[in-house]
RNA sequence: CAGCCAUCCCGAGCGGCCGAGAGACCUGGAUCGACGACGCCGCAGCAACCGUGGUCGACGUCGCAGACCGCACGGUGCUACCGCCAGGACCGAUGGAGC
Numbered sequence: 001c002a003g004c005c006a007u008c009c010c011g012a013g014c015g016g017c018c019g020a021g022a023g024a025c026c027u028g029g030a031u032c033g034a035c036g037a038c039g040c041c042g043c044a045g046c047a048a049c050c051g052u053g054g055u056c057g058a059c060g061u062c063g064c065a066g067a068c069c070g071c072a073c074g075g076u077g078c079u080a081c082c083g084c085c086a087g088g089a090c091c092g093a094u095g096g097a098g099c
Stems, first nucleotide, its partner, number of pairs: 013043005021032002025088005044079003049075002051071006
């Protein structure tokens, strides 16, 4: 300095269509859903991963990895929430511990 796990917090919506389930693997609970959820289309927005400007920058000379501060054209993602609980699966794991 990076990686993995854990924990806490949490941003953004209107319209049209559809018509019964939905929420990143499964099951059960709780939650949301005909006051029309989910999904699709249009426009809008959030956020800042890619992008872009700057500051710092070890190993290791130049520099680089990386970290931080901004910007928001474009690309991606997203626009219910106690996003939670229990059990299982998977990953972490070419690892650690024990034998």